[in-house]
Context: one part of a larger RNA
RNA sequence: CUGGGUUUAAAGGGUGCGUAGGUGGAAUGGUAAGUCAGUGGUGAAAUCUCCAAGCUUAACUUGGAAACUGCCGUUGAUACUAUCAUUCUUGAAUAUCGUGGAGGUAAGCGGAAUAUGUCAUGUAGCGGUGAAAUGCUUAGAUAUGACAUAGAACACCGAUUGCGAAGGCAGCUUGCUACACGAUCAUUGACACUGAGGCACGAAAGCGUGGGGAUCAAACAGGAUUAGAUACCCUGGUAGUCCACGCCCUAAACGAUGAUUACUCGACAUCAGCGAUACACUGUUGGUGUCUGAGCGAAAGCAUUAAGUAAUCCACCUGGGAAGUACGAUCGCAAGAUUGAAACUC
Numbered sequence: 001c002u003g004g005g006u007u008u009a010a011a012g013g014g015u016g017c018g019u020a021g022g023u024g025g026a027a028u029g030g031u032a033a034g035u036c037a038g039u040g041g042u043g044a045a046a047u048c049u050c051c052a053a054g055c056u057u058a059a060c061u062u063g064g065a066a067a068c069u070g071c072c073g074u075u076g077a078u079a080c081u082a083u084c085a086u087u088c089u090u091g092a093a094u095a096u097c098g099u100g101g102a103g104g105u106a107a108g109c110g111g112a113a114u115a116u117g118u119c120a121u122g123u124a125g126c127g128g129u130g131a132a133a134u135g136c137u138u139a140g141a142u143a144u145g146a147c148a149u150a151g152a153a154c155a156c157c158g159a160u161u162g163c164g165a166a167g168g169c170a171g172c173u174u175g176c177u178a179c180a181c182g183a184u185c186a187u188u189g190a191c192a193c194u195g196a197g198g199c200a201c202g203a204a205a206g207c208g209u210g211g212g213g214a215u216c217a218a219a220c221a222g223g224a225u226u227a228g229a230u231a232c233c234c235u236g237g238u239a240g241u242c243c244a245c246g247c248c249c250u251a252a253a254c255g256a257u258g259a260u261u262a263c264u265c266g267a268c269a270u271c272a273g274c275g276a277u278a279c280a281c282u283g284u285u286g287g288u289g290u291c292u293g294a295g296c297g298a299a300a301g302c303a304u305u306a307a308g309u310a311a312u313c314c315a316c317c318u319g320g321g322a323a324g325u326a327c328g329a330u331c332g333c334a335a336g337a338u339u340g341a342a343a344c345u346c
Base pairs, nucleotide, nucleotide: 003318004317005316006315007300008299012314014201015200016199017198021194022193023192025088026087027086028085029084030083031082033081034080035077036076037075038074039073040072041071042070049065050064051063052062053061054060091191092188093187094186095184096183097182098181099180100179103177104176105175106174107173108172109171110154114150115149116148117147118146119145120144121143125136126135162169163168206247207246208245209244210243211242216240220236221235222234223233258313259312260311261310262309263308266291267290268289269288270287271286272285273284274283275282295302296301319346320345321344328339329338330337331336
């Protein structure tokens, strides 16, 4: 390389958009590049293969044949691929009407809780734990009530729910905006699928500048525990947690399962529609789940949301360690990220 693979053994890119490329629905006709057939030329000799001959045999040598699976020309064939032209509607998209949702973004508003402050009532404890202590408190705490301020998060509803490409998204209202689905089958007429590079998005933590700072809380301090305790528990507490803008670009970024299309038994539940309606039920489309059959699988299990049967395209794997390290390169303010070996060793 080929082959074989990628849920869990090594292996699916974190996710999308999309360039080149690869692949691609139905019908008719033209061309004949690929393809197929005939034929001509060429494909040096030696070598290889076969048949003979010569050295006593063999190796070896000589002669003949075949072969050289290739290339070029020419004459045809036209199913498939390609290409050109015309057409089609089922793939795809659009239109009209309707439905849905924690989809995104911006602004405004709300109540509970927490903390702090002021005032009032009130008096000796509070807090915390397995038990304690550190801590707070007669300068009046804890508790209760009233008022004020601040920041952050949105109980119940809430669900095997819903939406989003993924990350993710949840108080209420409004503006802007994206999407999916259903019905009609009106329009375009293959406009499609995938996608190396590329571009965009990408939890948390972290970084830069400026705000904000209630809660919680790395670091840190103290109290315990313990043989020790740089921990688990307790009292405090700074970065951070929040906002704006700019970076970082990684996760068990998981369904550990790439995208798209077609086909393949059933049962039940549920979400959004449609048809018919009498909310008995039933048909149908698109999601979300549970169970099970064939089939698949090393098994666990998967099973119309496949890990089944097939096709196209991309990514990735090839014994363990050394190692996601070294070196180089690119990116980054840095932290570091991406790419990514070998010696040696088992």
RNAcentral holds the full RNA, with entries from ENA, Greengenes and SILVA.
The part of an RNA shown here (small-subunit ribosomal RNA, central domain) has 346 nucleotides and comes from an uncultured bacterium.
Rfam family: Bacterial small subunit ribosomal RNA.
Its mean pLDDT, the model's own confidence on a scale to 100, is 88.